[in-house]
Context: one part of a larger RNA
RNA sequence: UUGGGCGUAAAGCGAGCGCAGGCGGUUUGAUAAGUCUGAAGUUAAAGGCUGUGGCUCAACCAUAGUUCGCUUUGGAAACUGUCAAACUUGAGUGCAGAAGGGGAGAGUGGAAUUCCAUGUGUAGCGGUGAAAUGCGUAGAUAUAUGGAGGAACACCGGUGGCGAAAGCGGUUCUCUGGUCUGUAACUGACGCUGAGGCUCGAAAGCGUGGGGAGCGAACAGGAUUAGAUACCCUGGUAGUCCACGCCGUAAACGAUGUCAACUAGCCGUUGGGAGUCUUGAACUCUUAGUGGCGCAGCUAACGCAUUAAGUUGACCGCCUGGGGAGUACGGCCGCAAGGUUAAAACUC
Numbered sequence: 001u002u003g004g005g006c007g008u009a010a011a012g013c014g015a016g017c018g019c020a021g022g023c024g025g026u027u028u029g030a031u032a033a034g035u036c037u038g039a040a041g042u043u044a045a046a047g048g049c050u051g052u053g054g055c056u057c058a059a060c061c062a063u064a065g066u067u068c069g070c071u072u073u074g075g076a077a078a079c080u081g082u083c084a085a086a087c088u089u090g091a092g093u094g095c096a097g098a099a100g101g102g103g104a105g106a107g108u109g110g111a112a113u114u115c116c117a118u119g120u121g122u123a124g125c126g127g128u129g130a131a132a133u134g135c136g137u138a139g140a141u142a143u144a145u146g147g148a149g150g151a152a153c154a155c156c157g158g159u160g161g162c163g164a165a166a167g168c169g170g171u172u173c174u175c176u177g178g179u180c181u182g183u184a185a186c187u188g189a190c191g192c193u194g195a196g197g198c199u200c201g202a203a204a205g206c207g208u209g210g211g212g213a214g215c216g217a218a219c220a221g222g223a224u225u226a227g228a229u230a231c232c233c234u235g236g237u238a239g240u241c242c243a244c245g246c247c248g249u250a251a252a253c254g255a256u257g258u259c260a261a262c263u264a265g266c267c268g269u270u271g272g273g274a275g276u277c278u279u280g281a282a283c284u285c286u287u288a289g290u291g292g293c294g295c296a297g298c299u300a301a302c303g304c305a306u307u308a309a310g311u312u313g314a315c316c317g318c319c320u321g322g323g324g325a326g327u328a329c330g331g332c333c334g335c336a337a338g339g340u341u342a343a344a345a346c347u348c
Base pairs, nucleotide, nucleotide: 003320004319005318006317007302008301012316014200015199016198017197021193022192023191025087026086027085028084029083030082031081033080034079035076036075037074038073039072040071041070042069048066049065050064051063052062053061054060090190091187092186093185094183095182096181097180098179102176103175104174105173106172107171108170109153114148115147116146117145118144119143120142124135125134161168162167205246206245207244208243209242210241214240215239219235220234221233222232257315258314259313260312261311262310265293266292267291268290269289270288271287272286273285274284275283276282277280297304298303321348322347323346330341331340332339333338
């Protein structure tokens, strides 16, 4: 609970697509469902409300009027709805250009780490605050050549780019989505939002089969310490990687839902377009992003400020003192781990 809110106090679903629903551009005509208005009927009495009156007042009582509505019928036509016709500015298509780590698959490259083989070479190496565990005379570390294998892509690299979000970075090819700019040829409101629903969704985790260089939960050992189930060191299994299938959660954050309109400026930067001349590493204008300041306004303050937290509209989600508790029970989902929906007693 017809209220007020949701950047940080409780509160924006992790993100999108979308059925129903809600809302919806401009013009003309028709209609009259909503809307406005007149009349008639009905709405028992009591009661409620307003005026007046009566008990000395009041409660109480009397009297006049009125009340929510419903039905029938006449009228109005601005707005909403419906129907018909049209329009182009919203939305989309075409045409001409542009940028991009957007996605999927298949190839391929160099550096580095590790391992293996061989050569040179000899007593240490490694590690730390200091050490030790560890490795090494069965020849290590170092160095040179050759080979194997896996993972990640230095520089460029940028409050730079792309994507709905999660996210995306060596390079080549194939397939493929979206965006921006210009034009105004085409369609002619085809739009916005979106309960349920569906899809995507980091890391960790799970299933089956591969792979395994480095790193590395667990684990073992060495240190530190009063202790040290840690921080440091030496090792090291799952995992990290691939394919397919699950899981569905994160400080999934801009802690800020999506869409549209309006509201001072200044300075950068990315991708387009136009113009100007002095043709430049130029200037001006414009458009779509992405940053820094800043006015009005807003805000409890911090701060936000054309990328709004300003001024408004449409639709959805959510909050309502702290703990108990994002828990119990039940439902649904999951192989499991668990997820989701979601209380109460009690207590302050």
This is a predicted structure of a 348-nucleotide part of an RNA (small-subunit ribosomal RNA, central domain) from an uncultured bacterium. The coordinates come from a structure-prediction model, not an experiment, and the mean pLDDT is 86.